[in-house]
Predicted 3D model of a 95-nucleotide RNA (TPP riboswitch aptamer (THI element)) from Antrihabitans auranticaus.
RNA sequence: UGGAUUGACACGGGGUGCUCCGGACCUGGAGCUGAGAUGAGACCCGCGAACCUGAUGCAGGUAAUGCUGACGAAGGGAUGUCAUGGGCACCUUUA
Repeated sequence: UGGAUUGACACGGGGUGCUCCGGACCUGGAGCUGAGAUGAGACCCGCGAACCUGAUGCAGGUAAUGCUGACGAAGGGAUGUCAUGGGCACCUUUA
């Protein structure tokens, strides 16, 4: 000198499914998975990892469901500032 990492601030991106009951077409309750299952200023994410597409697809499983896995470092996808600074890297000086 650089900046892997981490943090703060600001800004931005994103999803909300399945089953049952009541009720009777719009609201309430219970169960499943999950960070989150529609008001919480909550949660997740800002590039390998939110989320979307492919996909009304494939394999397994379930009462059922993106429930699990593969696909998948796939294609798309929302960032700046400041700080931090590794038995890290590079440069210089001295002994």

About this RNA: The sequence is in RNAcentral, with records from Rfam.